THF (Tetrahydrofolate) riboswitch aptamer from uncultured Lachnospira sp., 95 nucleotides, folded computationally.
C1' cells in the first nucleotide's frame, strides 16, 4: 500500500397465526420525540420506530350466524434467498 471478512437492518417470494373489508392499516407529505447502525471510537441531509396533522384512498362474494373463498402496496413469527456500516479513524485475516 492492496485485497478480504463481518452487523443493526433492509428487500422479494413461501408458511403459519392474526386484523381490516362498518377501512383501520399500508403508501405520500409536514412537524415532535427516541433508537440503532461490523470488533472499538465518532457519526449524518441516510435507516427505523412513536406522536400530532395533512392530503388521496380500496373487493367483495358465497353461506346464513360466524364459517368458506377472495382482497388489502395489511400486522407478527418462523427458517430461505438476494443487498447490507453514508462516511472518517483505529483494529483484524491474506499478500
Nucleotide at each position: 500500500g492492496c485485497a478480504g471478512a463481518g452487523u443493526a437492518g433492509g428487500a422479494c417470494a413461501g408458511u403459519g397465526u392474526g386484523c381490516g373489508u362498518u377501512a383501520a392499516g399500508u403508501g405520500c407529505c409536514c412537524g415532535g420525540u427516541g433508537a440503532a447502525c461490523a470488533g472499538g471510537g465518532a457519526g449524518u441531509u441516510g435507516u427505523c420506530a412513536u406522536c400530532g396533522g395533512g392530503a388521496c384512498g380500496a373487493a367483495a362474494a358465497g353461506g346464513u350466524u360466524u364459517c368458506u373463498u377472495g382482497c388489502g402496496g395489511u400486522a407478527c413469527a418462523c427458517g430461505g434467498u438476494c443487498c447490507g456500516c453514508a462516511u472518517c479513524c483505529c483494529g483484524c485475516u491474506g499478500c
The RNAcentral record of the sequence draws on MGnify. The coordinates come from a structure-prediction model, not an experiment, and the mean pLDDT is 76.